Context: one part of a larger RNA
RNA sequence: GCCGGGGAGUUCUUUUGCGUGGCGAGCCUAAGGGUAUUAAACCCGUAAGCAUAGGGAAACCAAAAGGCGAACAGCCGUAAGGUGAGUCGCUGGGUCUUAAAGGGCCCGGAGUCACGCGGAUGAGACUAGAAACCAGGUGAUCUUUCCCUGAGCAAGGUGAAGUCAGACGAAAGUCUGAUGGAGGCCUGAAGGGGUACUGAUAUGCAAUUCGUUCCUCUGACUUGGGGAAAGGGGCAAAAGGCCAAUCUAACCUGGUGAUAGCUAGUUCCCUCCGAAGUAUGUUGCAGCAUAGUCUCGAGUGAGAAUGUCGGCGGGGUAGAGCACCAAUCGGGAGGCACGGAGGGGAAACCCUUCACCUCGCUUUUGAACUCCGAAUACGCCGACUUCGUAGAACUCGGGAAACGGGAGGCACGGGUUAAGCUCGUGCUCCGAGAGGGGGACAACCCAGACUGGGGUUAAGGGCCCAAAGUGCUGGCUAAGUGAUAAAUAAAAGGGCGUCGUAAGCCCAAAACAGCGGGGAGGUAGGCUUAGAGGCAGCCAUCCUUUAAAGAAAUCGUAACAGAUCACCCGCCGAGGCUUGGGGCCCCGAAGAUGGACGGGUCUAAAGCCAGCCUCCGAUACCCCAGGGGUGCAUCUGAGGAUGCAUUCUAGUAGGAGGGCGUCCCGAUUGGGUCGAAGCAGGGCCGUGAGGUCCUGUGGACCGGUCGGGAUUGCAGAUCCCGGC
Numbered sequence: 001g002c003c004g005g006g007g008a009g010u011u012c013u014u015u016u017g018c019g020u021g022g023c024g025a026g027c028c029u030a031a032g033g034g035u036a037u038u039a040a041a042c043c044c045g046u047a048a049g050c051a052u053a054g055g056g057a058a059a060c061c062a063a064a065a066g067g068c069g070a071a072c073a074g075c076c077g078u079a080a081g082g083u084g085a086g087u088c089g090c091u092g093g094g095u096c097u098u099a100a101a102g103g104g105c106c107c108g109g110a111g112u113c114a115c116g117c118g119g120a121u122g123a124g125a126c127u128a129g130a131a132a133c134c135a136g137g138u139g140a141u142c143u144u145u146c147c148c149u150g151a152g153c154a155a156g157g158u159g160a161a162g163u164c165a166g167a168c169g170a171a172a173g174u175c176u177g178a179u180g181g182a183g184g185c186c187u188g189a190a191g192g193g194g195u196a197c198u199g200a201u202a203u204g205c206a207a208u209u210c211g212u213u214c215c216u217c218u219g220a221c222u223u224g225g226g227g228a229a230a231g232g233g234g235c236a237a238a239a240g241g242c243c244a245a246u247c248u249a250a251c252c253u254g255g256u257g258a259u260a261g262c263u264a265g266u267u268c269c270c271u272c273c274g275a276a277g278u279a280u281g282u283u284g285c286a287g288c289a290u291a292g293u294c295u296c297g298a299g300u301g302a303g304a305a306u307g308u309c310g311g312c313g314g315g316g317u318a319g320a321g322c323a324c325c326a327a328u329c330g331g332g333a334g335g336c337a338c339g340g341a342g343g344g345g346a347a348a349c350c351c352u353u354c355a356c357c358u359c360g361c362u363u364u365u366g367a368a369c370u371c372c373g374a375a376u377a378c379g380c381c382g383a384c385u386u387c388g389u390a391g392a393a394c395u396c397g398g399g400a401a402a403c404g405g406g407a408g409g410c411a412c413g414g415g416u417u418a419a420g421c422u423c424g425u426g427c428u429c430c431g432a433g434a435g436g437g438g439g440a441c442a443a444c445c446c447a448g449a450c451u452g453g454g455g456u457u458a459a460g461g462g463c464c465c466a467a468a469g470u471g472c473u474g475g476c477u478a479a480g481u482g483a484u485a486a487a488u489a490a491a492a493g494g495g496c497g498u499c500g501u502a503a504g505c506c507c508a509a510a511a512c513a514g515c516g517g518g519g520a521g522g523u524a525g526g527c528u529u530a531g532a533g534g535c536a537g538c539c540a541u542c543c544u545u546u547a548a549a550g551a552a553a554u555c556g557u558a559a560c561a562g563a564u565c566a567c568c569c570g571c572c573g574a575g576g577c578u579u580g581g582g583g584c585c586c587c588g589a590a591g592a593u594g595g596a597c598g599g600g601u602c603u604a605a606a607g608c609c610a611g612c613c614u615c616c617g618a619u620a621c622c623c624c625a626g627g628g629g630u631g632c633a634u635c636u637g638a639g640g641a642u643g644c645a646u647u648c649u650a651g652u653a654g655g656a657g658g659g660c661g662u663c664c665c666g667a668u669u670g671g672g673u674c675g676a677a678g679c680a681g682g683g684c685c686g687u688g689a690g691g692u693c694c695u696g697u698g699g700a701c702c703g704g705u706c707g708g709g710a711u712u713g714c715a716g717a718u719c720c721c722g723g724c
Stems, first nucleotide, its partner, number of pairs: 001724006011123002014120010026050002032044003054061002064091001067090004074083003092107006126265004133255006144229009153219001155187003158183001162179007191216003196212002199210002231247001233243003268659006278291005294399006303387003307384007319372001320370002325366003330361001332359004339354006405430003409427007435446003450626007460616003463600003469613001471612006482602002493587003497584003501580006514571005520544003525539003550565001553564003627649002629646007660713001662710010678697008
C1' cells in the first nucleotide's frame, strides 16, 4: 500500500420550542403499596409541582366575565350593505412611585401530563491526540562514588638517597670511581583508553562497529566477586554528566476518558432555500457573545422595492477663488514709538538707509481658509416599471453557520519610491459557479448547468495541428516588425527608411545639382607685433574697375605664397528647395541550461489599417418529449389521482422536507433438501440510496407487509487488529 473486520453527536438530569395525543380551570402523580408465573400490564397512593392575579424592597393593597369604535378571513345578501371568531385602537380597572401631573408593570380565563423531534444545561458529552502535575511503589546485573576481599602489569632505558674505596682538608666536609636501585620518571607488549582521518559503514557486522593513526601502561593504575547510597532524591576531579539503549528531574501503576479556544477524522440517497468573512464588547485578536446576513414555523392583512423621469428640499465635497483667516513674488506710497548700520554734532539731537507696520497694485497657495460652488449621493411626494391577497413588507418564535476573505473592471480616495503592497467607499465576480473563449490560467470576455433529442447563435475564430474563407475591395509594412483585447512590457530622445498631407519660396527671361571660366584694383587698410601681407588679436569695414568679386566664410604659411568659398558668366534642360504635422517601420532595447507568435510556419500574408459578404462555434436562445418543486381546481377509497399555471429547478457552511438499506422485537402473511442464506457472473427496473430475475456454486435456513427499538451505513483519522 491493497483486501477483510472494528471505528466517532450517545445516555441521564434540569430546561426551552415545535408536533401528536389525553384531560381541561384545572393537569399530574413521586417514593411506596396491592394483585400477579419473572417481566409486562392493571389498581391504589394528590405529599409535592405547574397553572388559575398582579403590583410592590416590604408592610400591604388587589383587576373588563365586554362600555365605544375599526375591520381581515368566513357567513348572509342580486347589489348596496349587514354580521363578524381571532386581531387592532380607545375607554375603564389593579398596584408602585407621588402633593399633583406624568410614568412603570399588569387586567376581557388556558393550562397541564405523556410520547416523539430540534436546541440549551451539567456530567468524559462526537472520536483520537499532548508537553505536563500529583500519589504509591520498582530499580545501582548499565553507569557514578564509596566499603570489604582477591587478581594483574613482557622487555628495555634513565640512574635519586644511602653505602664502600681513593684523593684532599686542622675540621666541617668536598671531589673522583664504584656500589645501589628511587620515581603519580622514559620507550614499549598485555591491559586500559578513544586523538585524528571529521576514513570505511551509515535499511550497518554493530541503536556507536571496522581500519590506520594516537594517549597511557607501578599508578589519583586496571580488574573479578561481595556490599552501601533512590527520584526534588542519589552519585558526580562539575559535562546538567550518570542513576538498566530513558534524565534540566528515572521507570511502573493509579488520579485519568487530566486539560487542549489547537490539529486530524466524523460512515446511505434525493428534493427546496441558501450565507458570512461586517459592527459593538471581550486579558480580546487562531476564541466567544449580541446585532446584521441564511433557514424553518406562526401571527397579521396591503403594500413593498430597484431603476428611470418629474417636482420640492437641506448641504459646502470636486472645482474655483482670494472677499475673511494663514502664508506668498515684485515694485510703489505712507508711518516710524522700539531695534540695526552709516554720517554730522561738544552734547541734546538731526539726516540717510535697513528691518518693522499700514495702504492700494501685481504674483502664487491652503485637510483643519471661503465672496462662490457642481456632478453624484440623501430625504419627501407623484408617475411608469417590477414584485405582492397563490400573502409581500412587518412582528414574534425554533435552528444555524460566520465574525482569516480575495480579485478585477475598475471608478473614487488616505498611506506609499513602488509592489500580486496596505487601509477605505460604490458596483460586479470568485469564494459557494459548471459550460464556451483567452495556449495552459479562482475571479478577463460570452454565459448562470433539471434530463434526453434536434436546430440557431454569443464571445472568439475560419493555411495545417483543429470545426469553419489559402474569401472579396483599397492601402501600408521589409523590420519576421508583426502574427498578444488586456493581464503577459517599454520611455525620453533620435532617423536623407518609406507613404500620405499642409504651407512658403525658386524656375524655359532657364531653377537645383554637376562641369568649364572669372573671382580684380587702391592695398601688405590702420594698430599691435620679431613678423601680422583677407584669414593670432584690437579698431574700422570704405572707394574704384566691373558680368561679378567680402578690407574676406574655410584650409594652409614662421610671415608671404598656395588651395577653395561667397558672387558672376557659359554648358546642360525640368522640376527644385525649405518647414510643420500624420501613418507604418528603424535605433534607443542588457541575464544567467537551448526556447518559444500555443506550435508548424506566414511577406501584393496566414502581418497592420479601413470596408463588405459568408461560415464555424456553449449546458446561452428556440422547438419536441419527459421528471421534480410551488400554487390552484376537481374527484377521492384521505394514501392520493387527474387537469391547469409557472420569467421555478448551479451551489460550500448551514436550515428545512421526504426516502433507501442493516440488526433485533411484536402482529400478520409467505418461500425452502424438487435446494434457504451466502458467494460468483449476467439481464431488467428505479433520478438515487437500492430492488428484482436467471445461471452456477453452496447445503439449511430465509423473506414480504404494518408497527416498534437501535452499539444502524466508512475511503480517509502518519486510525486499531488480521491477512497478503